Predicted 3D model of a 505-nucleotide part of an RNA (small-subunit ribosomal RNA, 5' domain) from an uncultured prokaryote.
The full RNA is in RNAcentral, with records from ENA.
Its Rfam family is "Bacterial small subunit ribosomal RNA". Its family is annotated with ribosome and structural constituent of ribosome in the Gene Ontology.
[in-house]
Context: one part of a larger RNA
RNA sequence: AACGAACGCUGGCGGCGUGCCUAACACAUGCAAGUCGAACGAGAAAGUUUCUUCGGAAACGAGUAAAGUGGCGCAAGGGUGAGUAACACGUGAAUAAUCUGCCCUCAAAACUGGGAUAACUUGACGAAAGUUAAGCUAAUACCGGAUAAGACCACGUCCCUUAAGGGAUGCGGUAAAAGAAGUCUCAAACUUCAUUUGAGGAUGAGUUCGCGGACCAUUAGCUAGUUGGAGGGAUAAUAGCCCCCCAAGGCUACGAUGGAUAGCCGGCCUGAGAGGGUGAUCGGCCACACUGGAACUGAGACACGGUCCAGACUCCUACGGGAGGCAGCAGUGGGGAAUCUUGCACAAUGGGCGAAAGCCUGAUGCAGCCAUGCCGCGUGAGUGAAGAAGGCCUUAGGGUUGUAAAGCUCUUUCGCUAGGGAAGAUAAUGACGGUACCUAGUAAAGAAGCCCCGGCUAACUCCGUGCCAGCAGCCGCGGUAAUACGGAGGGGGCUAGCAUUGUUC
Repeated sequence: AACGAACGCUGGCGGCGUGCCUAACACAUGCAAGUCGAACGAGAAAGUUUCUUCGGAAACGAGUAAAGUGGCGCAAGGGUGAGUAACACGUGAAUAAUCUGCCCUCAAAACUGGGAUAACUUGACGAAAGUUAAGCUAAUACCGGAUAAGACCACGUCCCUUAAGGGAUGCGGUAAAAGAAGUCUCAAACUUCAUUUGAGGAUGAGUUCGCGGACCAUUAGCUAGUUGGAGGGAUAAUAGCCCCCCAAGGCUACGAUGGAUAGCCGGCCUGAGAGGGUGAUCGGCCACACUGGAACUGAGACACGGUCCAGACUCCUACGGGAGGCAGCAGUGGGGAAUCUUGCACAAUGGGCGAAAGCCUGAUGCAGCCAUGCCGCGUGAGUGAAGAAGGCCUUAGGGUUGUAAAGCUCUUUCGCUAGGGAAGAUAAUGACGGUACCUAGUAAAGAAGCCCCGGCUAACUCCGUGCCAGCAGCCGCGGUAAUACGGAGGGGGCUAGCAUUGUUC
């Protein structure tokens, strides 16, 4: 000097930040990912009105709610740092070894058929979770056929290159599709959105390599898919990534292997710098999602609020069987010296879906709590005695507290009360918020503490105590005159803080 701090004493206001560093411990409750009726079929009820044979029926509610098929999203955003000493990260390259939904540009196309299935109805089983049988139905769901461009495959030719490769081309073969809405009386046509194929772009991602950044040698040898080759498989893609065969290699004192520790970086702190320490908040990357393992779907996951298996734990049970995963936002218990509200709003910014209206969004914007930090402001200003009273000291004369107080004259920042009242919003829409700000009123009125005073180190006397009680960062004080203990008066330092402890330089 610094801090994500804590403890003690004290505490007026505002702005802007920050706020579980410990148990990646366990979690009650609510919310945090939905959306589309302009893809599709089906479709309530309450209530109101009318009619009524008083049983009911019809209309509106309403093609609404809720659910289902289908599409897109759920791989983002948000959290945490357990693991990881590694191409994880940083930096610079390679990819002629690769993929890329939505988006943009260009080119071409969208023809013709089919069978199901959920929802629904009826039945069965079960305590529940849920399961099951039969029947019915639709689609931009699913499956055929046609068409076919070097898009793909086999064979061949030419050009380029760095070795597998890249580009152009011939013959043969392979693979496509879906509609919806608007204009319109209908049809046709047109427009918009969506669909299929190809080329390119953009964005994002995968993989590989050079170099770089920690400790222990009281860890010296390690390694059989191990190292390499030929072939094959797997992958979007290279490769022992995997497999068969063959060879016997590969790493290592320039520290292999083993162990212990640790997310990495931009940065942050310190320092004149070089360095040293650190990796909270914010930003980039990585890893993880109760523990371990696995794949499915998909452009993308081996998927925090998806699936399956195993395990531990918790809960429900009719004992047969089931349910769950806050390292999302709040919040609870526990641990701890210690870390906040079960708040408001989608108004803004951004994201998902939708043609749109819009819906969703604990991202985000705000508010709340805490002197936790930084910054700013205030707690009054002027005048006022050779100097009140009181306190303290005293050589008893006086000195000091001290212009300090009182008194007099002013001011009203902040606060409080009342009135007005934004920008943020581009036409509408403002959570914040009757907030910021402005005006008036109010009365010096409501607002000062903490540590220290032996030396280092700014600041001294008296009383009490008597090696006791105690102090202390170091040196050291205290055993009867203690500037070092305790109190008082006085003084010094900082100030809404001050001091201590911890940690780093």